[in-house]
């Protein structure tokens, strides 16, 4: 230097190749149960790296930047 992959809540992971409120686990806050804890049960609040762009509609397509990663030279 060329070339490709990944980057979705605090974690970790879905989301039929564009279609309408982005989900679930777990964390965290309440609030219930119990003598007390723990486990259970309700509920709430959190997210699509960043900037454009394309579309009637973008997590998803293009484009450039970023961090992380692989191969070649």
């Nucleotide at each position: 230097g060329u070339u490709c992959c990944u980057u979705u809540a605090g974690u970790u992971a879905a989301a039929a190749u564009g279609g309408a409120u982005a989900u679930a686990a777990u964390a965290a806050g309440c609030c219930u149960c119990u003598c007390c804890u723990a486990a259970g049960g309700g509920c709430u609040a959190g997210u699509u790296a960043u900037a454009g762009g394309u579309u009637c509609g973008a997590a998803u397509c293009c484009u450039a930047u970023a961090a992380g990663g692989a191969a070649c030279a």